A computed fold for a 476-nucleotide part of an RNA from an uncultured bacterium, annotated as small-subunit ribosomal RNA, 3' major domain. Rfam family: Bacterial small subunit ribosomal RNA. The prediction has a mean pLDDT of 85.

Context: one part of a larger RNA
RNA sequence: UGACGGGGACCCGCACAAGCGGUGGAGCAUGUGGUUUAAUUCGAAGCGACGCGAAGAACCUUACCAGGCCCUGACAUCCCGCCGGCCGGCGCGUAACGGCGCCUUCCCUUCGGGGCGGCGGAGACAGGUGGUGCAUGGUUGUCGUCAGCUCGUGUCGUGAGAUGUUGGGUUAAGUCCCGCAACGAGCGCAACCCCUGCCCUUAGUAGCCAGCGCAUAGAGGCGGGCACUCUAGGGGGACUGCCGGGGACAACCCGGAGGAAGGCGGGGAUGACGUCAAAUCAUCAUGCCCCUUACGGCCUGGGCUACACACGUGCUACAAUGGCGUAACAGAGGGAGGCGAGGCCGCGAGGCGGAGCGAACCCCAGAAACAACGUCCCAGUUCGGACUGCAGCCUGCAACUCGGCUGCACGAAGCUGGAAUCGCUAGUAAUCGCGGAUCAGAACGCCGCGGUGAAUGCGUUCCCGGGUCUUGCACU
Numbered sequence: 001u002g003a004c005g006g007g008g009a010c011c012c013g014c015a016c017a018a019g020c021g022g023u024g025g026a027g028c029a030u031g032u033g034g035u036u037u038a039a040u041u042c043g044a045a046g047c048g049a050c051g052c053g054a055a056g057a058a059c060c061u062u063a064c065c066a067g068g069c070c071c072u073g074a075c076a077u078c079c080c081g082c083c084g085g086c087c088g089g090c091g092c093g094u095a096a097c098g099g100c101g102c103c104u105u106c107c108c109u110u111c112g113g114g115g116c117g118g119c120g121g122a123g124a125c126a127g128g129u130g131g132u133g134c135a136u137g138g139u140u141g142u143c144g145u146c147a148g149c150u151c152g153u154g155u156c157g158u159g160a161g162a163u164g165u166u167g168g169g170u171u172a173a174g175u176c177c178c179g180c181a182a183c184g185a186g187c188g189c190a191a192c193c194c195c196u197g198c199c200c201u202u203a204g205u206a207g208c209c210a211g212c213g214c215a216u217a218g219a220g221g222c223g224g225g226c227a228c229u230c231u232a233g234g235g236g237g238a239c240u241g242c243c244g245g246g247g248a249c250a251a252c253c254c255g256g257a258g259g260a261a262g263g264c265g266g267g268g269a270u271g272a273c274g275u276c277a278a279a280u281c282a283u284c285a286u287g288c289c290c291c292u293u294a295c296g297g298c299c300u301g302g303g304c305u306a307c308a309c310a311c312g313u314g315c316u317a318c319a320a321u322g323g324c325g326u327a328a329c330a331g332a333g334g335g336a337g338g339c340g341a342g343g344c345c346g347c348g349a350g351g352c353g354g355a356g357c358g359a360a361c362c363c364c365a366g367a368a369a370c371a372a373c374g375u376c377c378c379a380g381u382u383c384g385g386a387c388u389g390c391a392g393c394c395u396g397c398a399a400c401u402c403g404g405c406u407g408c409a410c411g412a413a414g415c416u417g418g419a420a421u422c423g424c425u426a427g428u429a430a431u432c433g434c435g436g437a438u439c440a441g442a443a444c445g446c447c448g449c450g451g452u453g454a455a456u457g458c459g460u461u462c463c464c465g466g467g468u469c470u471u472g473c474a475c476u
Base pairs, nucleotide, nucleotide: 002475004472005471007470008469009468010467011466012465013464015460016459019424020423021422022421023420026316027315028314029313030312031311032310033309034307035306042053043052064302065301066300067299068298069297070296073125077124078123079121080120081119082118083117084116088103089102090101091100092099106115107114108113127291128290130289131288132287136285137284138280139279140278141276143274148187149186150185151184152183153182154163155162156161167178168177169176193268194267195266196265198236199235200234201233202232203231204230207226212223213222214221239262242256243255244254245253246252318417322376323375324374325373326372333364334363335362338357339356343352344351345350383414388409389408390407391406392405393404394403430452431451432450433449434448435447436446
């Protein structure tokens, strides 16, 4: 100087408290430990590993295992020789790859040859998801959107260092004001950026009978118009600007007016110096080490999907503010090897068919909860849907191991969950559906979107984390 204290003072944060909903019990999904296995590839490990790398393991992926094969190799550069290919098609063979055979017009040329490609050969080399994240770059998590971390000059101290950055107020903030041996400055804070909330303007192949006309069997369907909604460019608007009170007449705080909105309006992006020898050599790059007829390469099949158990994260429930039947209103997206309407067939998944749409134009697309009416009458039930049987649909070369979906039947556990523990302060929690990425197919996960829409906050004693000052100190 720091770090630390079951030292002190002050101050924050869904940290506690207040409140709402969960987890922990059940079934299932998913990840992990363990065990098993020929293999169940590898990594992640308190917070900050465990629906994590996986935005998608039937083959592929795939790195693992078994077996069958290959060696200058699936890929790059260089040398020699031969050929004119390559691509594609057919046949034989194999579990498959490798392999064998057949067909098939390369380009330029001063013709010597050159280029390109294939095959054969030799060796330099390729190759390695093999090791080391305690050799590294890059990237990331975390403390933490916390308010801090430093520098120049000056001053003080023998020095380490201090001062500034402490103090009095104030703030979300080292934010600002005042004071002060300090005066300034930098990285952070804030602002500048994006979305959203109000208004104006520009523009109208989406919107409107608003006003007119034509058509209406039903729609802005048509003429016509951009006024409104909207779309997307520009601009305005909020600044403690105004009034009152408090305060050092300061910063600032409290109340009020006006206003769509106040005192940072709400949300996002943005993460200082550093900490954890934190994570990643399996994104990539890379030093060193190691393997080179194999620790490289190809293929078939299997495995990553195992199951006596244990934990994390979720989904669905245990019902009557509920189940079932009939029945309105979004937003944001996606669509050309794609989205696929109307129509027909099927109880349905879906099939046939193909209008329209590269999409404010067409399609995905029925939003659901909700409201209304009817029914069930408290029962393991008209709750709940696991498991299982049968019959089917779809994707795909192929659904046995191991996909999703549909119909009928079967209907399990479960009657609100011990100790313990998590999230959330407002359009939030809770609840309801919709879309997208990945993707042939395959979400209860993830990322977004809107609908309905609460309760509580006395307070800072206590638990956890953090900030400033101070004190002790056996650590630095």